Predicted 3D model of a 168-nucleotide RNA (Lysine riboswitch aptamer) from Caloramator sp. mosi_1. The coordinates come from a structure-prediction model, not an experiment, and the mean pLDDT is 82. It was read from a public genome assembly, where an Rfam model found it.
[in-house]
RNA sequence: GCCUUGUGUAGAGGUGCCUAAGUCAAGAGUACUAAAGUGGAGCUUGGCAAGCAAAGAUACUUUAGGAAAGGGGCUUUAGGCCGAAGGGAAUAGUCGCCGAGCUAUUUGCCUGGCUGUUUGCAGAAUAUGCACUCAGCUGUCACCUUAAGGUGGAGAGCUACAAAGGUU
Numbered sequence: 001g002c003c004u005u006g007u008g009u010a011g012a013g014g015u016g017c018c019u020a021a022g023u024c025a026a027g028a029g030u031a032c033u034a035a036a037g038u039g040g041a042g043c044u045u046g047g048c049a050a051g052c053a054a055a056g057a058u059a060c061u062u063u064a065g066g067a068a069a070g071g072g073g074c075u076u077u078a079g080g081c082c083g084a085a086g087g088g089a090a091u092a093g094u095c096g097c098c099g100a101g102c103u104a105u106u107u108g109c110c111u112g113g114c115u116g117u118u119u120g121c122a123g124a125a126u127a128u129g130c131a132c133u134c135a136g137c138u139g140u141c142a143c144c145u146u147a148a149g150g151u152g153g154a155g156a157g158c159u160a161c162a163a164a165g166g167u168u
Base pairs, nucleotide, nucleotide: 001167002166003165004164005163007162008161009160010159011158014082016081017080018079019078020077021076022074023073024072032065033064034063035062036061037060038059042052043051046098047097048096085111086110087109088107089106090105091104092103093102094101112138113137114136115135116134119131120130121129122128140153141152142151143150144149
C1' cells in the first nucleotide's frame, strides 16, 4: 500500500423520529344527577356472570345542574436521538371471566425517510393513529451511460477515522 472484519468511535438523510410539561379547541350541553309527567317491560355487555326493574325499568318530554378519558393543534419549551422509531409474534401483569385494550420484557419477523392515495381497524369525528395497495419526492450504495439520466438493493446499510487479522 491492498484485502477482510455484527471490532470501536464520530457523523449524514429532513415538513426526520420519540417522550414530557404548559396551553387551546373539540369531546358536549354528551354521559350522568335531581324533580315532575307520559308509558307499561325488560334494561345492561362484543359475549358471559353479576346487577337494576310492576315499590314501575329502557325510552320520550319539561325544568335545574353538569363532567372526564384516550386522541389532536401549537408561541412553543425542555429532553433523548438517526432502527431514530413504528408494527407483528411470544410471555407476564391488569381489568369479575373470555375477547379486545393498556403496560412491561423478549424477538436481526417486517419497514431507509416523507407526502398523498385505496381498503380495513380504532376513534365522537371529516381530526388523528396503525396496517395494507398504488403513486410521487428524497437520501444512500451498486451497476449501466460521453453526459443528462436509467435500473436495482436495503439501515445487519452508508460515510470518515481508528483498531485487529491476512497479504505484498